c-di-GMP-I riboswitch aptamer from Tepidanaerobacter sp. GT38, 85 nucleotides, folded computationally. Its Rfam family is "c-di-GMP-I riboswitch aptamer". Rfam describes the family as follows. GEMM was predicted in a large-scale screen for bacterial structured RNA regulatory elements. Of the family's consensus pairs, 100% are formed in the model. It was read from a public genome assembly, where an Rfam model found it. Taxonomically the source falls in Tepidanaerobacter (Bacteria, Bacillota, Clostridia, Thermosediminibacterales). Its mean pLDDT, the model's own confidence on a scale to 100, is 83.
RNA sequence: AUUUGAAAAAGGCAAACCUGUCGAAAGGCAGGGGCGCAAAGCUAUAGGGCCUUUCUAGAAAUAGAAUGGCAGCCUGGCCGCCGAU
Numbered sequence: 001a002u003u004u005g006a007a008a009a010a011g012g013c014a015a016a017c018c019u020g021u022c023g024a025a026a027g028g029c030a031g032g033g034g035c036g037c038a039a040a041g042c043u044a045u046a047g048g049g050c051c052u053u054u055c056u057a058g059a060a061a062u063a064g065a066a067u068g069g070c071a072g073c074c075u076g077g078c079c080g081c082c083g084a085u
Stems, first nucleotide, its partner, number of pairs: 003084003012037002017032006035072001041078003046075003049070003053066005
């Protein structure tokens, strides 16, 4: 430096749920918890997707626009621990 995650080791993160708190909601944050994760680190101003609330059209299904969110939905981008090669 390339590829890679079989067996290890050092360590890391933390789903559901509960409590507190912020928020209109989705959801965020803190503590407990631990389903899982080799990027479950960062990026939502890279693309797609999903959720939320409001508006418009519509009989409805749904479609369009806007608000906020999800990186633990997928692809891409950036950076990184340990081991193997």